[in-house]
Molecule: RNase P RNA; transfer RNA
Organism: Alphaproteobacteria bacterium
RNA sequence: UCAGUUGGCCGGAUGACCGCGGCGCCUGCGGGCGUCGAGGAAAGUCCGGGCUCCAUCGAAAUACGGUGACGGCUAACGGCCGCCGGGGGCGACCCCAGGGAAAGUGCAACAGAAAGCAGACUGCCCGGCCACGGCCGGGUCAAGGUGAAAGGGUGCGGUAAGAGCGCACCGCGGCCCCGGCAACGGGGACGGCAUGGCAAACCCCACCGGGAGCAAGACCAAAUAGGGACGACGCGGGCCUUCGCGCCCAGGCCGCAUUUCGAGGCCGGUCGUCCGGGUUGGUUGCUGGAGGCGCCGGGCAACCGGCGUCGCAGAGGAAUGGUCAUCGGGCAGCGGCAACGCUGCGCCACAGAACCCGGCUUACAGGCUGACUGAUGCU
RNA sequence: GCGGGCGUAGCUCAGCUGGUAGAGUACGAGCUUCCCAAGCUCGGUGUCGCGGGUUCGAAUCCCGUCGCCCGCUCCA
Numbered sequence: 001u002c003a004g005u006u007g008g009c010c011g012g013a014u015g016a017c018c019g020c021g022g023c024g025c026c027u028g029c030g031g032g033c034g035u036c037g038a039g040g041a042a043a044g045u046c047c048g049g050g051c052u053c054c055a056u057c058g059a060a061a062u063a064c065g066g067u068g069a070c071g072g073c074u075a076a077c078g079g080c081c082g083c084c085g086g087g088g089g090c091g092a093c094c095c096c097a098g099g100g101a102a103a104g105u106g107c108a109a110c111a112g113a114a115a116g117c118a119g120a121c122u123g124c125c126c127g128g129c130c131a132c133g134g135c136c137g138g139g140u141c142a143a144g145g146u147g148a149a150a151g152g153g154u155g156c157g158g159u160a161a162g163a164g165c166g167c168a169c170c171g172c173g174g175c176c177c178c179g180g181c182a183a184c185g186g187g188g189a190c191g192g193c194a195u196g197g198c199a200a201a202c203c204c205c206a207c208c209g210g211g212a213g214c215a216a217g218a219c220c221a222a223a224u225a226g227g228g229a230c231g232a233c234g235c236g237g238g239c240c241u242u243c244g245c246g247c248c249c250a251g252g253c254c255g256c257a258u259u260u261c262g263a264g265g266c267c268g269g270u271c272g273u274c275c276g277g278g279u280u281g282g283u284u285g286c287u288g289g290a291g292g293c294g295c296c297g298g299g300c301a302a303c304c305g306g307c308g309u310c311g312c313a314g315a316g317g318a319a320u321g322g323u324c325a326u327c328g329g330g331c332a333g334c335g336g337c338a339a340c341g342c343u344g345c346g347c348c349a350c351a352g353a354a355c356c357c358g359g360c361u362u363a364c365a366g367g368c369u370g371a372c373u374g375a376u377g378c379u
Numbered sequence: 380g381c382g383g384g385c386g387u388a389g390c391u392c393a394g395c396u397g398g399u400a401g402a403g404u405a406c407g408a409g410c411u412u413c414c415c416a417a418g419c420u421c422g423g424u425g426u427c428g429c430g431g432g433u434u435c436g437a438a439u440c441c442c443g444u445c446g447c448c449c450g451c452u453c454c455a
Base pairs, nucleotide, nucleotide: 001375002374003373004372005371006370007369008368009367010366012327013326014325015324016323017322018321020037021036022035023034024033025032026031039350043361044360046359047358048357049356050355051213052212053211054210058261059260060259061258062257064209065208066207067206068205070082071081072080073079084098085096086095087094088093099204100203104202105201106198107197121144122143123140124139125138126137127136128135129134152170153169154168155167156166157165171193172191173190175188176187177186178185179184217284218283219282220281227275228274229273230272231271232270233269236249237248238247239246251267252266253265254264277454278453291310292309293308294307295306296305297304298303328348329347330345331344332343333342334341335340380451381450382449383448384447385446386445389404390403391402392401398435406422407421408420409419410418428444429443430442431441432440
């Protein structure tokens, strides 16, 4: 210098005028003043939690859904960090739903002789027959051809021709030793190879998950016919120095998929479904929380601890905007050897809170910056 | 905010327990007719919304994404 990998950050600035929402103060009720006012993704709603209700949410099983090497971080996670194994790349680095195919069921079109208890079409070899063209029987997976895949690979020996039939190396399998918390790695001797692939096919194993969601929930106001139909189970027994709003037993209902157990709660007219009726309001939940920033310490890192500091949207069909000027950046044209200058441009993205938080994924004009790799040149 | 469903030929839909994508209608050509319609014969029609992954192989299975449609308010 060129090409590339990976992480972090910004994502227009200032001023004037007009306008919008929350809060506080003032008011002559018209308004005025002050202050605050979107994001890294506020998005998709794909995961995990907080919070609220289902009276309590315990134990177990079934069903359903999800996850899947190992160690750690975390409130938790399917997230993140580190590490291992496999694949790709010269490399920095990137990708992997990465348990089980020796529990069982199943799938493999077409081609091909044969596709899952393997298999003989051509070829090769042996034997027999013969009309010398061939035919029949047997052996063989080394060669050809088909396929995504043909029952270890290469080489030497061996053989009638061949074959793990024998041997060496590689691969594979279980065993032993060493290292590592572990996944796993290294080494040794053994086995002659024995059932190849697909589980993002059913399935098996291990682990996780109670359900619903701020349209949760609570309060107030207004209004109506405090109405009707159907269904379910009940309206039972006993005790007393006390006769009731008491106690006990039995019964019914209650876990928002089902069942069982345990501990309980409620009821003695209740529950469920449907029809019919009213309203389309107000207050609250509502923003201080696993919070942001800085420094120090621990850790390879994710992250954790300590100290200091800050106050940072809370609307409710939904405010956070518009115009102009200057500057900044980008693009195009012209001038200039160049630095640069002039002119023009609706070029300056993606998108917008709606209970809150941790992640993931996706979208994003343009720009800044850290670390690293390869090639080439010079010293 | 929560839940569910659908994207396949110009249109309406099959196919979705993986194996060369089909029907009706529309369109084009020919036959028939004096001409048209109807009828008969033949024919092409396709990024299976898009991008990845699993697999020998994906419209089909899985993940992400885009678009469209539907349902759910409160009180007694």